[in-house]
RNA sequence: CUCGAAAAAGGCAAAUUCGGUGAAAACCGAAGACGCCAAGUUAUGGGCCUAAAACCUUGCAAAAGGUAAUGGUUGCCAGGCUACCGAAA
Numbered sequence: 001c002u003c004g005a006a007a008a009a010g011g012c013a014a015a016u017u018c019g020g021u022g023a024a025a026a027c028c029g030a031a032g033a034c035g036c037c038a039a040g041u042u043a044u045g046g047g048c049c050u051a052a053a054a055c056c057u058u059g060c061a062a063a064a065g066g067u068a069a070u071g072g073u074u075g076c077c078a079g080g081c082u083a084c085c086g087a088a089a
Stems, first nucleotide, its partner, number of pairs: 002089001003086002010037003016031006034075001040081003044078003047073003054067005
């Protein structure tokens, strides 16, 4: 360095509930643990989610339908950066 134990130390926290933010997806705080060991960090590539504004169509209008990230997700997969512990091999 690879690797990852019925080891030790330590850390994170799904669903759900409450409060808040947001158009939504989702995020933040508290409770809570399904899991994880880079579930630390970074939206760089792909995937996935959302559609307020914008654009297109219909419509007198109100509105409806559609397209599509300037929005999210790293607990979807890769890539980048950094890091704790040390059995076996």